[in-house]
RNA sequence: AUAAAACUUUAGGGGUGCCGUCAAUAGAUGGCUGAGAUUAUACCCUCAUCACCUGAUUCGGUUAGUACCGGCGUAGGAAAUAGUUUGUCGAUCUUA
Numbered sequence: 001a002u003a004a005a006a007c008u009u010u011a012g013g014g015g016u017g018c019c020g021u022c023a024a025u026a027g028a029u030g031g032c033u034g035a036g037a038u039u040a041u042a043c044c045c046u047c048a049u050c051a052c053c054u055g056a057u058u059c060g061g062u063u064a065g066u067a068c069c070g071g072c073g074u075a076g077g078a079a080a081u082a083g084u085u086u087g088u089c090g091a092u093c094u095u096a
Stems, first nucleotide, its partner, number of pairs: 001088002004086005010080001011046004016040001017032006052077003058071004
C1' cells in the first nucleotide's frame, strides 16, 4: 500500500404473509413456510450474483392456500464509512 474473510463502533435500509375456526365491527385463536409473519431493538441487510422492492393475482410445479419451491435474476432499483485481526506486495534500517 492492499484483495478477500471475520469481528467491532456509530449511523442507516427492510419485511411482517397464506389458510382454517370463532366472531361478523374490531379482533381472538390454531396451522404452514421462514433468520424474522408488527409477541419484536428482535431478525436480516448496507455497494451488492444471499436484505428488500418492481415486474407479479407473472411462468412452471405443489398445496388447504394469491402462501411455499423454482424460473424470471450475472434483470432494473436499493441503505455506510471507519477501525482491528489474518494474508500478500514493496521501501527503509539493523544483523548474519
The RNA shown here (TPP riboswitch aptamer (THI element)) has 96 nucleotides and comes from Pedobacter rhizosphaerae. The prediction has a mean pLDDT of 76. Its Rfam family is "TPP riboswitch aptamer (THI element)". A reference for the family is Rodionov et al. (2002), "Comparative genomics of thiamin biosynthesis in procaryotes. New genes and regulatory mechanisms", J Biol Chem. Rfam describes the family as follows. Vitamin B(1) in its active form thiamin pyrophosphate (TPP) is an essential coenzyme that is synthesised by coupling of pyrimidine and thiazole moieties in bacteria. The source organism's lineage runs through Bacteria, Pseudomonadati, Sphingobacteriia, Sphingobacteriales and Pedobacter. Of the family's consensus pairs, 95% are formed in the model.